[in-house]
Molecule: transfer RNA
Organism: Candidatus Uhrbacteria bacterium
C1' cells in the first nucleotide's frame, strides 16, 4: 500500500429503522451511622467527525479520524 473489523455515559454492556436512547459498577447528594463502609432514595452524564438516504437513523451508504485483526 490492500482489505476485514470496531468506535453510545468515566468503564463495560443493551438499543438493528419508530425516539423521553436502557441498566450495571462508578461519581454527587440525601437518609442512617459516633465516624468510615454497607445499605436504601435521589442527580448527573454518552450515539467519533462531515454528508447524505428516509416521513423518521444508534442502527443504511459515502468520506474522514481512532483502535484491533489479516495479507503484502
Nucleotide at each position: 500500500g490492500c482489505c476485514c473489523u470496531u468506535g453510545u455515559a468515566g468503564u463495560u454492556u443493551a438499543a438493528u429503522g419508530g425516539a423521553u436512547a436502557a441498566a450495571a459498577c462508578g461519581a454527587c447528594g440525601g437518609u442512617c451511622u459516633u465516624c468510615g463502609g454497607a445499605a436504601c432514595c435521589g442527580u448527573a452524564g454518552a450515539u467519533g467527525g462531515g454528508g447524505g438516504u428516509u416521513c423518521g437513523a444508534u442502527u443504511c451508504c459515502c468520506u474522514c479520524c481512532g483502535g484491533g485483526g489479516g495479507c503484502a